[in-house]
Context: one part of a larger RNA
RNA sequence: UUGGGCGUAAAGCGUCCGCAGGUGGUUGAGUGCGUUUCUUGUUAAAUUCCGCUGCUUAACGGCGGAGCCGCAGGAAAUACGACUCGACUAGAGGCCAGAAGAGGCAAGUGGAACUAUCGGUGUAGCGGUAAAAUGCGUAAAUAUCGAUAGGAACACCAAAGGCGAAAGCAGCUUGCUAGUAUGGUCCUGACACUCAUGGACGAAAGCGUGGGGAGCAAAAAGGAUUAGAUACCCUUGUAGUCCACGCCCUAAACGAUGAAUGCUAGAUAUCGGAAGUGUCGACCCUUUCGGUGUCGUUUACAAAAGCUAACGCGUUAAGCAUUCCGCCUGGGAAGUACGAUCGCAAGAUUAAAACUC
Numbered sequence: 001u002u003g004g005g006c007g008u009a010a011a012g013c014g015u016c017c018g019c020a021g022g023u024g025g026u027u028g029a030g031u032g033c034g035u036u037u038c039u040u041g042u043u044a045a046a047u048u049c050c051g052c053u054g055c056u057u058a059a060c061g062g063c064g065g066a067g068c069c070g071c072a073g074g075a076a077a078u079a080c081g082a083c084u085c086g087a088c089u090a091g092a093g094g095c096c097a098g099a100a101g102a103g104g105c106a107a108g109u110g111g112a113a114c115u116a117u118c119g120g121u122g123u124a125g126c127g128g129u130a131a132a133a134u135g136c137g138u139a140a141a142u143a144u145c146g147a148u149a150g151g152a153a154c155a156c157c158a159a160a161g162g163c164g165a166a167a168g169c170a171g172c173u174u175g176c177u178a179g180u181a182u183g184g185u186c187c188u189g190a191c192a193c194u195c196a197u198g199g200a201c202g203a204a205a206g207c208g209u210g211g212g213g214a215g216c217a218a219a220a221a222g223g224a225u226u227a228g229a230u231a232c233c234c235u236u237g238u239a240g241u242c243c244a245c246g247c248c249c250u251a252a253a254c255g256a257u258g259a260a261u262g263c264u265a266g267a268u269a270u271c272g273g274a275a276g277u278g279u280c281g282a283c284c285c286u287u288u289c290g291g292u293g294u295c296g297u298u299u300a301c302a303a304a305a306g307c308u309a310a311c312g313c314g315u316u317a318a319g320c321a322u323u324c325c326g327c328c329u330g331g332g333a334a335g336u337a338c339g340a341u342c343g344c345a346a347g348a349u350u351a352a353a354a355c356u357c
Stems, first nucleotide, its partner, number of pairs: 004328003007311002012325001014201004021194003025088007033081002035077008048066007091191001092188003095184003099180001103177007110154001114150008125136002162169002206247006215241002220236004258324006266295011306313002330357003339350004
């Protein structure tokens, strides 16, 4: 390579957008490029295969036929693919209607708690632990009442709940803004799917500049514990955590499960929409579309089917298929070295080999 795979054995890019490329709905006509059939020529000989034959046999050789890789010309076919012209509406997009939502950005604002400061009351302890001590406190602490200031986070509602491509998103109000589902006797008419290179976003930590700093808290200091204790526990505490702008680009970035489309029993809960029945109305009920979950089990049969090494998955597939992309190929060395690109740095991305088992 052929082939086989990627939930947990090696393997799905963190996520999306998207050029090239690959693939692509129904239908009519044309061309006959791919495709298919027939035919002609050529494809040196030797080599290969088959048959016959010559050296005693074989190897080796001779003769005949076939084959091999194709290439070119001619004739024909038109199902499929391609191209050209035309039509369609089931894919896709748009429009309209009402709807749900912690989707995003910005501004404003609220209460609880906490800490600090000030004032009042009040007096000897407070704090902390398994027990203590360091620590705080007669310069009046802790407690309690009131005032002021500050920063950060939003109890209850709250849910197997919702939204978002993922990362993620939660007090309340307003402004701007993006997407989604449903319904429609509306419009366009294949405009689609996937996507190497590329682009955008991307938790936490970290970095740069300037702010901010209540609580918490790497580092650091002290007290304990201990044989020791550079820890676990305690008292403090600086970066950081917060904001603005700019970088970094990694996570068990997980559903350890790429995206899209179609098909294949159900049961049940819940969220959003629509229709129907009913009602004064709502709830409930029935049907349906879209999401989010759970179950799908024991004994001989029946209790989905199917798949899987098993666990399990099971219309939200890991079932049955198609298209496109990414990735894997024994363990270690190693996600390392070297080189390259990116970065202020930390480092990231790409990515071996010797050797060894």